[in-house]
SAM riboswitch aptamer (S box leader) from a Gammaproteobacteria bacterium, 124 nucleotides, folded computationally.
Of the family's consensus pairs, 97% are formed in the model.
The coordinates come from a structure-prediction model, not an experiment, and the mean pLDDT is 82.
NCBI's taxonomy places the organism under Bacteria, Pseudomonadati, Pseudomonadota, Gammaproteobacteria.
């Protein structure tokens, strides 16, 4: 760098050095000299690989699917639902203008689902 496959409403902060930005993009709304940001150091949090143990499936092993257990390893993570909206599909409320139904334009407030993004695992 790019494929696939999972998840994403929980959860968990101190010190030092640093000094003005972060919150991925855009708009919003937000954090920031009561220290952003990044780096170091200790402390959590969590349970994706890893380890271990039960089912299922198999004649029977492997796989693969699923429950549980640890948390010494390998990562990730510690404002705010991935802070929210963006794109498409529908459903409730509501205003307005129309009025013969159909339909239009707006504001609200939840829902699904795509897109993007992170993480992790496994390929390439």
């Nucleotide at each position: 760098c790019g494929c696939u496959c999972a998840u994403c409403g929980a959860g968990a902060c101190c010190g030092g050095c640093u000094g003005a930005g972060g919150g991925a993009c855009a708009g919003g709304c937000c954090c920031a000299g009561u220290g952003a940001u990044g780096c170091c150091g200790g402390g959590g949090c969590a349970a994706c690989c890893a380890u271990c143990g039960g089912g299922g499936c198999u004649c029977a092993c492997c796989a693969c699917c699923u429950c549980g257990a640890c948390a010494a390893g390998g990562u990730g993570c510690c404002a705010a639902c991935u802070c929210c909206u963006g794109c498409g599909c529908g459903g409730g409320g509501u205003g307005c203008g129309g009025a013969u139904c159909a339909g239009g334009c707006g504001c609200c407030c939840g829902g699904c689902g795509a897109c993007a993004g992170a993480u992790g695992a496994g390929g390439g």